[in-house]
RNA sequence: UUUGUUAAAGGGCAAACCUGUCGAAAGGCAGGGACGCAAAGCCGCGGGCCUAAGGAACGUUCUUGUUCUAUGGCAGCCGGUUGCACAA
Numbered sequence: 001u002u003u004g005u006u007a008a009a010g011g012g013c014a015a016a017c018c019u020g021u022c023g024a025a026a027g028g029c030a031g032g033g034a035c036g037c038a039a040a041g042c043c044g045c046g047g048g049c050c051u052a053a054g055g056a057a058c059g060u061u062c063u064u065g066u067u068c069u070a071u072g073g074c075a076g077c078c079g080g081u082u083g084c085a086c087a088a
Stems, first nucleotide, its partner, number of pairs: 002088004012037002017032006035076001041081003046078002048074003054069005
């Protein structure tokens, strides 16, 4: 440097769910909690996915409905990027 994660040691992270809190929502944060994870570290630039407050179009019983839309999100979907230990 490349490939890999069978075994060991020391560790690390923390799904669902619950509580609080922020948010229109999706979701975030904190605490509890562990389903799992060898990048479950970092990145929303690309694909994908979630939401639709505001905006737009259409309809309407005139204050509501439907559809579209990210400027809001997801890194534990793919991807990009950096890297610990060990093995070959």

A computed fold for an 88-nucleotide RNA from Caldicoprobacter algeriensis, annotated as c-di-GMP-I riboswitch aptamer. It was read from a public genome assembly, where an Rfam model found it.